Source information
Predicted 3D model of a 484-nucleotide part of an RNA (small-subunit ribosomal RNA, 3' major domain) from an uncultured prokaryote.
[in-house]
Context: one part of a larger RNA
RNA sequence: UGACGGGGGCCUGCACAAGCGGUGGAGUAUGUGGCUUAAUUCGAUGCAACGCGAAGAACCUUACCUGGGUUUGACAUGUAAGUGGUAAAAGAUCUGAAAGGUGAAUGACCCUCUUUGAGGGAGCUUACACAGGUGCUGCAUGGCUGUCGUCAGCUCGUGUCGUGAGAUGUUGGGUUAAGUCCCGCAACGAGCGCAACCCUCAUGUUCUGUUGCCACCCAAACGAGAGUUUGGAGCACUCCGAACAGACUGCCCCAUUUUAAUGGGGAGGAAGGUGGGGAUGACGUCAAGUCAGUAUGGCCCUUACGUCCAGGGCUGCACACGUACUACAAUGCCCGGCACAAUGGGAAGCAAGACCGCAAGGUGGAGCCAAUCCCCAAAACCGGGCUCAGUUCAGAUUGUCGGCUGCAACUCGCCGGCAUGAAGGUGGAAUCGCUAGUAAUGGCGCAUCAGCUACGGCGCCGUGAAUACGUUCCCAGGCCUUGU
Numbered sequence: 001u002g003a004c005g006g007g008g009g010c011c012u013g014c015a016c017a018a019g020c021g022g023u024g025g026a027g028u029a030u031g032u033g034g035c036u037u038a039a040u041u042c043g044a045u046g047c048a049a050c051g052c053g054a055a056g057a058a059c060c061u062u063a064c065c066u067g068g069g070u071u072u073g074a075c076a077u078g079u080a081a082g083u084g085g086u087a088a089a090a091g092a093u094c095u096g097a098a099a100g101g102u103g104a105a106u107g108a109c110c111c112u113c114u115u116u117g118a119g120g121g122a123g124c125u126u127a128c129a130c131a132g133g134u135g136c137u138g139c140a141u142g143g144c145u146g147u148c149g150u151c152a153g154c155u156c157g158u159g160u161c162g163u164g165a166g167a168u169g170u171u172g173g174g175u176u177a178a179g180u181c182c183c184g185c186a187a188c189g190a191g192c193g194c195a196a197c198c199c200u201c202a203u204g205u206u207c208u209g210u211u212g213c214c215a216c217c218c219a220a221a222c223g224a225g226a227g228u229u230u231g232g233a234g235c236a237c238u239c240c241g242a243a244c245a246g247a248c249u250g251c252c253c254c255a256u257u258u259u260a261a262u263g264g265g266g267a268g269g270a271a272g273g274u275g276g277g278g279a280u281g282a283c284g285u286c287a288a289g290u291c292a293g294u295a296u297g298g299c300c301c302u303u304a305c306g307u308c309c310a311g312g313g314c315u316g317c318a319c320a321c322g323u324a325c326u327a328c329a330a331u332g333c334c335c336g337g338c339a340c341a342a343u344g345g346g347a348a349g350c351a352a353g354a355c356c357g358c359a360a361g362g363u364g365g366a367g368c369c370a371a372u373c374c375c376c377a378a379a380a381c382c383g384g385g386c387u388c389a390g391u392u393c394a395g396a397u398u399g400u401c402g403g404c405u406g407c408a409a410c411u412c413g414c415c416g417g418c419a420u421g422a423a424g425g426u427g428g429a430a431u432c433g434c435u436a437g438u439a440a441u442g443g444c445g446c447a448u449c450a451g452c453u454a455c456g457g458c459g460c461c462g463u464g465a466a467u468a469c470g471u472u473c474c475c476a477g478g479c480c481u482u483g484u
Base pairs, nucleotide, nucleotide: 003484004483005482007481008480009479010478011477012476013475015471016470019434020433021432022431023430026326027325028324029323030322031321032320033319034317035316042053043052064312065311066310067309068308069307070306073130077129078128079127080126081125082124083123090106094101095100109121110120111119112118113117132301133300135299136298137297141295143290144289145288146286148284153192154191155190156189157188158187159168160167161166172183173182174181198278199277200276201275203245204244205243206242207241209239212235213234217232218231219230220229221228222227248272252266253265254264328427332386333385334384335383336382344375345374346373349368350367354363355362356361393424398419399418400417401416402415403414404413440463441462442461443460444459445458446457
């Protein structure tokens, strides 16, 4: 100087407390350990591994296993020789599961020149350099990432003090979300962080009006009428999108404070004290993670640890754990009716109306390269039945019949119909999330993608709470101080 302490002081955080909902019990999905296996490819392992790499394992992917091939190679560059109008690509036949092997007939692209030809190139063959390796080392590395932590810290120059390591500044008194600001002070300044600048949501003004809008006006159709629809006309309103305004504890008010910073209350305002959310992650820590994303040193393999193919495996099941979904019901379930969204996506695509089917789906194809058309039905909401039961709860499992994608659903896909109807009656010790449009709850969209094991991930909108006395305690962190 740090680090540590079951030392002290001050402070913060869904850290505790106050609340709400879960996990831990059941079934299933998914990941992991273990076991098994010819193989169950590899990595990730307290927080910070375990719905993680994987935003898609039937083949492919694929790295694993078994079997079958191949050796200048699936891919690149170069050298030499040969060939380059009979070579290649293609390819009959035979063999084979395929890859591969065999290879009949046929079969010519470019350039130059002095054009019955010659030379060169592409291509091919052979030889050699080499290619290739998801083989090892993340404790040789780059790059990227996690974490402490969006915590408020981490440093420097000059000066001063100290023999020196170092200290000071950065400590102290207040204050803040903040090393934020004020005051004081042998310090005075500065940098990286904080904040602000960026995006978005909330208010207003102006402008732009098609594919958006429909208040007023005109016309037509329908209707008893209210009115509805269509077409004009028009940009008023909504909206799309630009530019500006607005919020700054401010030239507002009250009291408070060292009359400093600030804190408390109020006014005005769409918004008030960082307005809500996002992006943004200091010096560093963990020899943290990644050689399997790519790059890369070294080591290793080179008729194999390279490469090609078929089938299998990654999906295996006495068991254990993590993360989720669905439930155990009446704030519910079933049936019927009927409103109100937003984000997005669409050409090898989205697909309307119509028709067929109980349904999954099929036939067909209007429209749309989309503010125009389509996906699109929003669901929780409202009425009737059920009357507390293992039930009209729950839906696992199993049988059977179908549908879709795809060369192909046996291992191993998803969906529908009928039948079957398991465990489960709110979950021990323990443990997790959340402070407001949040939790909880309801549906919708997208990426990957032929299809899908998505209940995952990332977004969107609807409905919409309870509680916070407080900081003694648990956990993590910051500053000062003390012991070692």